[in-house]
């Protein structure tokens, strides 16, 4: 350069156009315990980026970046 595939919390991931974007695990504060762990309760944190289509976009679509395979 070109083609394909992917970008969602600190990390992993679900969610193929409509309910407040769900789990895990991390992590903060509780409870429990003689204290640690462990187990329970709670709360904070995310749709790469810009446009478009629609009443409605993480989700279709067009650019742009990055990561990864492949071709040359």
């Nucleotide at each position: 350069g070109c083609g394909g595939u992917c970008g969602u919390a600190g990390u992993c991931u679900a969610g193929u156009g409509g309910u407040u974007a769900g789990g895990a695990u991390g992590u903060a504060g509780g409870c429990c315990u003689u204290c640690c762990a462990a187990g329970c309760c709670u709360g904070a944190g995310a749709c790469c980026c810009g446009g478009g289509u629609u009443c409605a976009a993480a989700u279709c679509c067009c650019g742009g970046c990055g990561a990864c395979c492949g071709c040359a």